[in-house]
RNA sequence: AAGCUGGAAACGUCGAAUCCAGCGCUCUGCUGGAACGGGGGAACCAAUUUCCCGGGGUGAACGCGCACCACGCGCGCGGCGACUUCCGAUGCCGAACCCGUCAGCUAACCCCGUAGACGUUCGGGAGGCAUUUG
Numbered sequence: 001a002a003g004c005u006g007g008a009a010a011c012g013u014c015g016a017a018u019c020c021a022g023c024g025c026u027c028u029g030c031u032g033g034a035a036c037g038g039g040g041g042a043a044c045c046a047a048u049u050u051c052c053c054g055g056g057g058u059g060a061a062c063g064c065g066c067a068c069c070a071c072g073c074g075c076g077c078g079g080c081g082a083c084u085u086c087c088g089a090u091g092c093c094g095a096a097c098c099c100g101u102c103a104g105c106u107a108a109c110c111c112c113g114u115a116g117a118c119g120u121u122c123g124g125g126a127g128g129c130a131u132u133u134g
Base pairs, nucleotide, nucleotide: 011119012118013117014116018034019033020032021031022030023029024027035114036113037112038111039110040109045104054102055099056098057097058096062076063075064074065073066072077094078093079092080091081090083127084126085125086124087123088122089121
């Protein structure tokens, strides 16, 4: 000097998952509030049959076809990629978990969460913001 590994800070990415106050036994702590997010829950409306492999929720995380053991392929569709939006190109993802026979919508009302994982492309139109100069 280069490389590898670990830690901290700053700035950010996906996501609802942030902020404030108080308390203490100082801990992945407890309580409360705001904010954001989710579920349950009338009337009206919808539904009302049959069958069965019950049904439902968070989430972008699904549908169809081809194939047949493979981290499978193709098409469609959904989501994400350093201000917002539109168009185009391009890369990546399409998981996981929960409820427990039960839930359509749903005002009042009731309940719950505030984690985790990471380092993020380009061009054009419109808008916005910041800095510098005049």
About this RNA:
Predicted 3D model of a 134-nucleotide RNA (c-di-AMP riboswitch aptamer (ydaO/yuaA leader)) from a Dehalococcoidia bacterium. Its mean pLDDT, the model's own confidence on a scale to 100, is 80. NCBI's taxonomy places the organism under Bacteria, Bacillati, Chloroflexota, Dehalococcoidia. It was read from a public genome assembly, where an Rfam model found it.